[in-house]
RNA sequence: ACGAACGCUGGCGGCAGGCUUAACACAUGCAAGUCGAACGCCCCCUUCGGGGGGAGUGGCAGACGGGUGAGUAACGCGUGGGAAUAUGCCUUUCGGUACGGAACAACAGUUGGAAACGACUGCUAAUACCGUAUGCGCCCUUAGGGGGAAAGAUUUAUCGCCGAAAGAUUAGCCCGCGUCAGAUUAGCUUGUUGGUGGGGUAAAAGCCUACCAAGGCGACGAUCUGUAGCUGGUCUGAGAGGACGACCAGCCACACUGGGACUGAGACACGGCCCAGACUCCUACGGGAGGCAGCAGUGGGGAAUCUUGGACAAUGGGCGAAAGCCUGAUCCAGCCAUGCCGCGUGAAUGAUGAAGGCCUUAGGGUUGUAAAAUUCUUUCAUCGGUGAAGAUAAUGACGGUAACCGAAGAAGAAGCCCCGGCUAACUCCGUGCCAGCAGCCGCGGUAAUACGGAGGGGGCUAGCGUUGUUCGGAAUUACUGGGCGUAAAGCGGGUGUAGGCGGACUGAUCAGUCGGGGGUGAAAUCCCAGGGCUCAACCCUGGAACUGCCUUCGAUACUGUCAGUCUAGAGUCUAGGAGAGGUGAGCGGAAUUCCGAGUGUAGAGGUGAAAUUCGUAGAUAUUCGGAGGAACACCAGAGGCGAAGGCGGCUCACUGGACUAGUACUGACGCUGAGAUCCGAAAGCGUGGGGAGCAAACAGGAUUAGAUACCCUGGUAGUCCACGCCGUAAACGAUGAAUGCUAGUUGUCGGCAAGCAUGCUUGUCGGUGACGCAGCUAACGCAUUAAGCAUUCCGCCUGGGGAGUACGGCCGCAAGGUUAAAACUCAAAGGAAUUGACGGGGACCCGCACAAGCGGUGGAGCAUGUGGUUUAAUUCGAAGCAACGCGAAGAACCUUACCCACUCUUGACAUCCUUGGACCGCUUGAGAGAUCAAGUUUCCCUUCGGGGCCAAGUGACAGGUGCUGCAUGGCUGUCGUCAGCUCGUGUCGUGAGAUGUUGGGUUAAGUCCCGCAACGAGCGCAACCCUCGCCCUUAGUUGCCAGCAGGUUAGGCUGGGCACUCUAGGGGAACUGCCGGUGGCAAGCCGGAGGAAGGUGGGGAUGACGUCAAGUCCUCAUGGCCCUUACGAGUGGGGCUACACACGUGCUACAAUGGCGGUGACAGAGGGAAAAUCCCUAAAAACCGUCUCAGUUCGGAUUGUGCUCUGCAACUCGAGUGCAUGAAGUUGGAAUCGCUAGUAAUCGCGGAUCAGCAUGCCGCGGUGAAUACGUUCCCGGGCCUUGUACACACCGCCCGUCACACCAUGGGAGUUUGUUGCACCAGAAGCAGGUAGCUUAACCUUCGGGAGGGCGCUUGCCACGGUGUGGCCGAUGACUGGGGUGAAGUCGUAACAAGGUAGCCGUAUCGGAAGGUGCGGCUGGAUCACCUCCUUU
Repeated sequence: ACGAACGCUGGCGGCAGGCUUAACACAUGCAAGUCGAACGCCCCCUUCGGGGGGAGUGGCAGACGGGUGAGUAACGCGUGGGAAUAUGCCUUUCGGUACGGAACAACAGUUGGAAACGACUGCUAAUACCGUAUGCGCCCUUAGGGGGAAAGAUUUAUCGCCGAAAGAUUAGCCCGCGUCAGAUUAGCUUGUUGGUGGGGUAAAAGCCUACCAAGGCGACGAUCUGUAGCUGGUCUGAGAGGACGACCAGCCACACUGGGACUGAGACACGGCCCAGACUCCUACGGGAGGCAGCAGUGGGGAAUCUUGGACAAUGGGCGAAAGCCUGAUCCAGCCAUGCCGCGUGAAUGAUGAAGGCCUUAGGGUUGUAAAAUUCUUUCAUCGGUGAAGAUAAUGACGGUAACCGAAGAAGAAGCCCCGGCUAACUCCGUGCCAGCAGCCGCGGUAAUACGGAGGGGGCUAGCGUUGUUCGGAAUUACUGGGCGUAAAGCGGGUGUAGGCGGACUGAUCAGUCGGGGGUGAAAUCCCAGGGCUCAACCCUGGAACUGCCUUCGAUACUGUCAGUCUAGAGUCUAGGAGAGGUGAGCGGAAUUCCGAGUGUAGAGGUGAAAUUCGUAGAUAUUCGGAGGAACACCAGAGGCGAAGGCGGCUCACUGGACUAGUACUGACGCUGAGAUCCGAAAGCGUGGGGAGCAAACAGGAUUAGAUACCCUGGUAGUCCACGCCGUAAACGAUGAAUGCUAGUUGUCGGCAAGCAUGCUUGUCGGUGACGCAGCUAACGCAUUAAGCAUUCCGCCUGGGGAGUACGGCCGCAAGGUUAAAACUCAAAGGAAUUGACGGGGACCCGCACAAGCGGUGGAGCAUGUGGUUUAAUUCGAAGCAACGCGAAGAACCUUACCCACUCUUGACAUCCUUGGACCGCUUGAGAGAUCAAGUUUCCCUUCGGGGCCAAGUGACAGGUGCUGCAUGGCUGUCGUCAGCUCGUGUCGUGAGAUGUUGGGUUAAGUCCCGCAACGAGCGCAACCCUCGCCCUUAGUUGCCAGCAGGUUAGGCUGGGCACUCUAGGGGAACUGCCGGUGGCAAGCCGGAGGAAGGUGGGGAUGACGUCAAGUCCUCAUGGCCCUUACGAGUGGGGCUACACACGUGCUACAAUGGCGGUGACAGAGGGAAAAUCCCUAAAAACCGUCUCAGUUCGGAUUGUGCUCUGCAACUCGAGUGCAUGAAGUUGGAAUCGCUAGUAAUCGCGGAUCAGCAUGCCGCGGUGAAUACGUUCCCGGGCCUUGUACACACCGCCCGUCACACCAUGGGAGUUUGUUGCACCAGAAGCAGGUAGCUUAACCUUCGGGAGGGCGCUUGCCACGGUGUGGCCGAUGACUGGGGUGAAGUCGUAACAAGGUAGCCGUAUCGGAAGGUGCGGCUGGAUCACCUCCUUU
C1' cells in the first nucleotide's frame, strides 16, 4: 500500500468501490428495435374528415452500446513511419431519375405433424425482382472498341433514388524499434526463401496455383517448452529500479466447444444461420428446442464480493419527416465500516484528594478533577415547518432529497490491540516445561513485568488487531552501487576464432555525441495555480509535464569510418653468452638383489620387546667372477630452465623459448579471448615387452578388549619401455592475462658498460628471494614479482546442509569426467583476531613430587568406621583427592531422630482470654510404665489494680531431627600460605582487548633491582601479634638457697636473703649491619668475623580475586511446600552393637636392639571451683639378673570359672581383675602411605567427653637418627610461549555403520492423464471447380429451343472422429537407492592438541563402520636441530 479476508466492536454523513475462485451450470423477467411519409391484406373506432391496431412484404438498424480475459509471446500491444485500399449514414459539387415486364409472401382453400414447423393449389401490391433506353463522368481494352444505373411517396413544399468527383469519419494492409522465463530446448524450415506465368482480394503480398532456382532463419538465441491479454497507468522507492495491469480510458481477442460460410458499407456476427460434439429441457418416441463472459437473480466453487429496485427527468444511441417508440447504455435509489474524507459521543468549575477497586515497607500510594455535585451548550441523531439548483418554453426517477427555520433534553452514540528486548507502556494473584505464548531472540520445571485473570499504563480510534500479497529497509544481483590470498568466488596451463578494447600526426566525413527548429507523445492520472460543494475526500478550469519516437538545420573537440604519414607498442635481422627446456640414440660407474666358486661356522635377521622368516642340505660375514633391471650420491644453492604439469650421470644429433648489446628493416602488424583446439603429476585402463629394488591387494607373526591398522617377515598387480586412452589433484602464490604509474635497503643468478687501484667500485637491463615507507585490508597480512593507484578483456561468487548429488545431454573400453538442479531441512555455517581452558606441545621454576633414606600399610588376631546383606527397626547425614577412629569430646535406660506396643489432643514447650484454686510433696491401690483412682496436707508477694504458681475451658495457635543445602543466611572444606588477583589515568588497537603484570637478573614470594609507553595505586606476600631460644631490668610468694645463723624429724624445716634457678611484667638483641669474593651497575648470592641466635632463627595465629549449584535445612537462623486426635507429645521394651563377605583407619604382634623378674633417677604439661603450698603421681626409658631361637618364658585372640566397680538396671550390650585355656601369626603379593631435625622412629604422662566405658581425639615432655647425587621421569602447582573444530571449557568436542519412527526425493516391471510430431483412414456443413440426371416466371427465339439459374451427382479443401508409431510434461507402482529429522539405543574412536600413526587432496584397492594401505602432491603440520638471509645495537 490493497478489488482483500478473518476475530472483537460499531453513532452519523459525503465520495468511491464491490466473484481476484468454476471462460462452472443456469429457473424466471427484462437487455434491439423502429418506420403506414415504401406496399398490399385483415380488424376496431369514427364527428365519415380521419384515427388506431395485427401479422406479413420492404427499408434502415441488429458489426454500435453492454460483458469477459479463455486463448494469444503475436505487427497482438506501445511508439514512430508508409502505400497498393474500401468507406452505409454525414458535408460539398456535377449529372441523371425514361419506358416496360414477370413474380412471391400475406390472404383463401385443401392437407401433414403431438409440437416445432410445414406441403400443394389459387389470387395480389410495392422504394421487393427483372429487361430495354440514355449515360457527363466511371470501368475494361488488342486503343479499333466494348461494358454498365435509377424508385418512388405526397403534394404547396420537401423527403427520397441512381451515377460520379472531393471531404470527413471509420476500417483493412505493410515496416523500424520496444515487449516474461528456460540452452538440462541448438539447430529450424519444403509454400519453406526468391523468380516467372496464372488466379485471387476493397487492397500490396506464396494470399493460392503451375514451373524454375535452392534458398531463408539462428549463439545479437532460431526452433521448442512454460507463463501471460497489451497500454495510458497503479503501488513502492531519494532516485535508478522493483512489483502489478481491479475501478476509469485506448487497442486486441472471445461469446457452450470446434468448423463454416451467407447477408451486408462493415461480421465470418454475444441476445443471426448451417454442420459436428458435449450437456440440459420438451415429446404422442416419429421428432424438436436451448446457450446470462448483457442487468438483476439461482445453484455450485470459495476465506470472500450486493437488489430478481426506480426512471428514460438528464447525457447518449437506434428507427422515424415528425409526434414518438425502444434503450438493465445511462441517471438514480437499495445492501456492505470494503476504502478515503469529515463530524460526534459533551463543555466549564469541582479535594473531605469521597466510596469502591488495586498495590503496600501498613506509614501510605494509585485509579484521580476522574466521579458525585454546581453551572452551561445542542453539532449529529429525534420531532415539526419551509423547501431548491439539476430544465432552455414543457417534461424531475432521484425526492418532500440537499439546505434553511423552530422544539426538547446530557439527553440516543466507544471500542480494539499492546505493556521481556526490538518497541511507547509494570505490578499483584493463579499456574508449575503443565496449561499455554511466540514476528525474531526466546518465555513456562513454586517467588513468570513473556502463560491466564485483575489493577494500572501505552497506542490508535468508528474502528482496532490478525492473516495474505507487493515494494522498501536489502549496497542481500551492486547501471546508479558489491565482490573473488585466508569468509562463497581466478578455468590446471597455453594457442587462438568471433567479439570487446586499442600508440603519434594530418586531412576528409558527420554514424555515435552536442545544440536549435518542426511533428507527435489521446483523454483521465501525477505536479502547480485558481475555482465549486460549510471544510476535506471529491469535482471543475487553466498551465506545466509526459524524461520517448520521427524529421530538419547546425557544431566537429572526442569515439567511429575513409585516406595519407610516423616510430616510442609489436615484430624481423646481426653478434654474444647462460640454462636439470624438449625428443631420439649411444656410453658410464657406485649400490641393491640373484647365480657360480672360494674361505668359514652357528647363528643371522628383525623389534619397544618378540615372533613369523633364513640357516649344519652351511646361512649371516668375507673374496672373486657373472647376470639383470631401475635410479643417477657428492656438485646442489629459497641456484637455473619451462606456459603449466614438470625437468638432475656423461656424449652426440635434431629442436623450442628467453636475455644482453647493436644498428638496419617492417610500420600498430597490438592486448584480451565466449565457443574451439592442444598440452596436462600420480593413480587407473588396453595391447605387447620387461621385472633388480620397492610395494596396494593378499598371507603369516606381533600388539590389542578386538586390530580387517600402526610394527615385523614375505608378497602380486603396479612402478620401467613402446603405442593408444583417461583429463583429474591442496593441478597452490589457495593470488587470471596485459599496460602504465607510485620511497628505499639488502642477498643471489645471467648479460652489458664506465672508471681505475687489475680486482674492486659505480651504473644499467632481465630473473629470483628477504625486510620495509606511503597506500590498501575485517584482521592476518600485501607492499615496484602489490592484495597500492588506474585502464582493457576473460572467468567465477550470492547463507549452511541436501550436493558437485539426481535426472537429461556430451565424452570415455571401463573406472569415471564434464555440464548441473529441486523437494526437504536448519538459524546458523564461515573468516580473522581476543581472553581463557586444555594438549599423550615446548622452555623455565617450585613442592617429601620423584630420587636418596628411615619407619609403616597391604598378609595375622583384635578395635573402630563404611559398603553390602539381614531385620519389625538395624534412624539420618558424609562419597575421589577434599566420605570411611568423619558429624559422635564417649548408643546398657536416657541420648534417639528408628521399630513394636500402650497412651494424650490447645497439647511436653510460648503468648493472649475466661473461670477456679493452691501447686509441690507424701501414703495406698491398679498398671510394664506413661498414667489413672483414692487419701493426706496446704499458699506467697502487693502500689490493692494485680502478680507468681497450679488446674479446667474456648479459640487464635503451639509443635515437626518432615521435604527442598539446586530458594537462602551463617559456618566450613578444597585448590593453597599457591603467588597470585585487580583498578585509575595515559598509550596502542575499528573492536574484543593489550600495555602496566612482559623482558634481563634475583627471591620463599608480582621479593627486590635494571630496562621498558607507561606512571601510580589497591587486595594478597612480607612485617606488625602470640610462643620458644639469649641478655638486662622490675618484683620475690606458695618458688629458690650462694653466703650467715638455728635445728635434726635430716624435709628450705626455721630466722634470714632474693645472688642463682624459676615465675611474669617491661625492655634490648639480628638489620645482609661489617669484611672479602661474585654480579657490567644494582638487587642479590657465596664465604667469613662477631654473636645465644645469621640471612623469613624454630613453631603458631593469619587463607587475596575466585573455583567446585563442594558440605551442612539433623547446631543455629530462614523463604516456600507439607502434617495437625498426627509426620506433634508421653511411656515400656527393642534397635542403632545383626554378619557369608568387601574396603578404609588403627592397636598388638610375629621376638634376643627381645620377653620375664628386680633395682630405679630426671620431666613437662594439665586437672581437681579456689591452691607454683595438698592430691592425681606410679613415668616409660635406663641398669642388673634370667631365658637362647623354639610357634618358644614369643604372641596374646578365644573360651571356662571366680571376683571387683559404676549405675534403677551390665541378658541382648560396660570396664577391670585372679586362675585356667593359649587361635592366627616366623616380617607380609600387586600396590601404597608418612617423614628433611630436636624431625622420623621409639617411650610413657595428662586432659576433654564422662555414673561407668578409648587401641580414637587433643595436648605434654624423655631418648633420639639416616639421607637429599640431582630434577630425566610420576603427581600437583606457578610463569612465558605454541596449536586448537574446546568455552557446561578434554569428564570437552565429534565421525560413520547398524536398529526404530517420520518426511520429502531418485530408480523401477509397468499402469495411466494431458499435450504434440509423423503416416494413414475418414469426411458433416460450407465454398470452389466439374457435370447436364431432374427442374426452371422475367431475357432471346425460327416457339423446337437457347442463354442463365436451382436441385442433384461428382472432385478438391476441411472440423469432429479413428488406427498406428514416436517426443515431452504429469499422476501412480511391488520392490529398491541414498538423503533429512528425531530425549536418553548398539558398535567402535576416524577428526580437533604432535588427537596419541600429523592432517588433507586426487586416484586405486581392501575392510562391520568410522576408515586402512599404496602412488604422487599440498602445508591450511606441532616439536627439535642444522643451514641461509634480513633488521637493530
The RNA shown here (small-subunit ribosomal RNA) has 1433 nucleotides and comes from an uncultured organism.
The prediction has a mean pLDDT of 84.
It matches the Rfam family "Bacterial small subunit ribosomal RNA". Its family is annotated with structural constituent of ribosome and ribosome in the Gene Ontology.